[in-house]
Context: one part of a larger RNA
Molecule: small-subunit ribosomal RNA, central domain
Organism: metagenome
RNA sequence: UUGGGUUUAAAGGGUGCGUAGGCGGAAUAGUAAGUCAGUGGUGAAAGCCUGUCGCUUAACGACAGAACUGCCAUUGAUACUGCUAAUCUUGAGUACAUAUGAAGUGGGCGGAAUGUGUAGUGUAGAGGUGAAAUUCUUAGAUAUUACACAGAACACCGAUUGCGAAGGCAGCUCACUAAAAUGUAACUGACGCUGAGGCACGAAAGCGUGGGGAUCAAACAGGAUUAGAUACCCUGGUAGUCCACGCUGUAAACGUUGAUAACUCGUUGUUGGCGAUAUACUGUCAGCGACUAAGCGAAAGUGAUAAGUUAUCCACCUGGGGAGUACGUUCGCAAGAAUGAAACUC
Numbered sequence: 001u002u003g004g005g006u007u008u009a010a011a012g013g014g015u016g017c018g019u020a021g022g023c024g025g026a027a028u029a030g031u032a033a034g035u036c037a038g039u040g041g042u043g044a045a046a047g048c049c050u051g052u053c054g055c056u057u058a059a060c061g062a063c064a065g066a067a068c069u070g071c072c073a074u075u076g077a078u079a080c081u082g083c084u085a086a087u088c089u090u091g092a093g094u095a096c097a098u099a100u101g102a103a104g105u106g107g108g109c110g111g112a113a114u115g116u117g118u119a120g121u122g123u124a125g126a127g128g129u130g131a132a133a134u135u136c137u138u139a140g141a142u143a144u145u146a147c148a149c150a151g152a153a154c155a156c157c158g159a160u161u162g163c164g165a166a167g168g169c170a171g172c173u174c175a176c177u178a179a180a181a182u183g184u185a186a187c188u189g190a191c192g193c194u195g196a197g198g199c200a201c202g203a204a205a206g207c208g209u210g211g212g213g214a215u216c217a218a219a220c221a222g223g224a225u226u227a228g229a230u231a232c233c234c235u236g237g238u239a240g241u242c243c244a245c246g247c248u249g250u251a252a253a254c255g256u257u258g259a260u261a262a263c264u265c266g267u268u269g270u271u272g273g274c275g276a277u278a279u280a281c282u283g284u285c286a287g288c289g290a291c292u293a294a295g296c297g298a299a300a301g302u303g304a305u306a307a308g309u310u311a312u313c314c315a316c317c318u319g320g321g322g323a324g325u326a327c328g329u330u331c332g333c334a335a336g337a338a339u340g341a342a343a344c345u346c
Stems, first nucleotide, its partner, number of pairs: 004317003007300002012314001014201004021194003025088002028085004033081002035077008049065006091191001092188003095184004103177007110154001114150008125136002162169002206247006216240001220236004258313006266291009275281001295302002319346003328339004
């Protein structure tokens, strides 16, 4: 490079927006750049290839032909691609209407639980475990009652549910913001798809500054267990867990399945619209699920939410180990992240 692949064998970027680039709906006219055809010129010779001939053959040599798939000029063709002009409405978007949702940001409020403090009642235990002990307790614990304070999380509803690009999102309420869906078919008229670089977002842990600190709890301490026990179990307990601002930029960031578009036998449940008699839901659009036909697949399985049949664009893979390591570079306060080999070995 060709070819083959990427759910699980190596392989889909964590996600979006978007630059360049690539690709792009219907019909008309023009143009003739790409494209196709003819003609002319050129494409040195030698060599290669084909044929004939010459050295006794061969190598070798001579002659002729073909080839030189290219380039330039010119004359035409106009289906496709491009360009120009003027159209179209199905793709895309706008408008209006409808109802929905744990979508986001900021504020306010609420009850249960937990812990602590104060006061009351009350007396000898409580707690914990497989069994114990460390621990708390006559300076009155545990239990119980009242009041107060603090921080964090929101039982039931709750679901095979819903929303979001992904990460993710759940008490109630207010303000602001965003989005998909359905219906009408009024408006624009290809405005589209993908997207190397780039930019933004991105769980948890971690880092910086300042708050906060109820619970839980790395580290740590003690008690057990054990041959040992740097663990599992128990009693404590600091970072952290929470908030604001800034950084980090990674995850089994998973549906281990890139995005968009078209087409393809059925059954069934459910969410949000529309619809109106299918008599309580027939149907239809958009989602979320279960089962299955063909097909596909190494099989497991998948099966209109494809891993089926196709098209466009991007990303990635090429035996195991060495190794996501070394070196260099970029980024970061650091931790580290990104890029990313080779020797050697099997």